[in-house]
Molecule: transfer RNA
Organism: Vicugna pacos
């Protein structure tokens, strides 16, 4: 420089256009003579950013950032 793909909770990941979840971390309670385990509840989000389409967008569509591959 081409192409192509990823970005969503602290961490690794879901989620067919209809107001976003699991596990693990973490708080609290229970439980245990105590710690670990477990059980149950909570809290945690500007879905990278900007415009577009749409009644409505994590999801379509451009464009930028920022990280990974190929090729050169």
């Nucleotide at each position: 420089g081409u192409a192509g793909g990823u970005a969503u909770a602290g961490c690794u990941c879901a989620a067919u256009g209809g107001u976003a979840g699991a596990a693990c971390a973490c708080a609290u309670g229970c439980c245990u003579a105590g710690u670990g385990u477990g059980c149950a509840u909570g809290a945690g989000g500007u879905c990278c950013u900007g415009g577009g389409u749409u009644c409505a967008a994590u999801g379509c569509c451009c464009a930028g950032u920022a990280c990974c591959u190929c090729c050169a």